[in-house]
Molecule: transfer RNA
Organism: bacterium
RNA sequence: GCCGAGGUAGCUCAGUGGUUAGAGCAGCUGUUUUGUAAACAGCAGGUCGGUGGUUCAAAUCCACUCCUCGGCU
Numbered sequence: 001g002c003c004g005a006g007g008u009a010g011c012u013c014a015g016u017g018g019u020u021a022g023a024g025c026a027g028c029u030g031u032u033u034u035g036u037a038a039a040c041a042g043c044a045g046g047u048c049g050g051u052g053g054u055u056c057a058a059a060u061c062c063a064c065u066c067c068u069c070g071g072c073u
Base pairs, nucleotide, nucleotide: 001072002071003070004069005068006067007066010025011024012023013022018056027043028042029041030040031039049065050064051063052062053061
């Protein structure tokens, strides 16, 4: 330099144009227990890497760009 995969909650990931952006774990509160853990109920946590564009509507499509991983030379 070229090609490919990826970037979404603290962590691991789902979501391939339209319903309020979700799950598990972690966190917080409550119930239960002599106490802890477990279990159950609930809560909170997201500028979807960035900028611009297409569209009535974008996490999703397009362009550029930043970062991570892999391959080729």